Transfer RNA from a Patescibacteria group bacterium, 75 nucleotides, folded computationally.
Model confidence (mean pLDDT): 83 of 100.
It was read from a public genome assembly.
Rfam family: tRNA. It is annotated as a transfer RNA.
The source organism's lineage runs through Bacteria and Bacteria candidate phyla.
[in-house]
RNA sequence: GGACCCAUAGUGUAGCCCGGUCAACACGUCCCCCUGUCACGGGGAAGAUCAGGGGUUCAAAUCCCCUUGGGUCCG
Numbered sequence: 001g002g003a004c005c006c007a008u009a010g011u012g013u014a015g016c017c018c019g020g021u022c023a024a025c026a027c028g029u030c031c032c033c034c035u036g037u038c039a040c041g042g043g044g045a046a047g048a049u050c051a052g053g054g055g056u057u058c059a060a061a062u063c064c065c066c067u068u069g070g071g072u073c074c075g
Base pairs, nucleotide, nucleotide: 001074002073003072004071005070006069007068010027011026012025013024020058029045030044031043032042033041051067052066053065054064055063
């Protein structure tokens, strides 16, 4: 220098290919119930505008372009 992969709640992942309601699940956090207490169990709540910017579109986490960070391979 070139090619490819990854980036989504605090953590780990799904959703992306094939655009469409309030972005889902598990763990964690908070509240309530249960218990003599804790844990377990049951119920509920908050929390990510999807790495950043731009474009296409009625509509973008999803498609296109650029950039940033991480990884792999080639030279």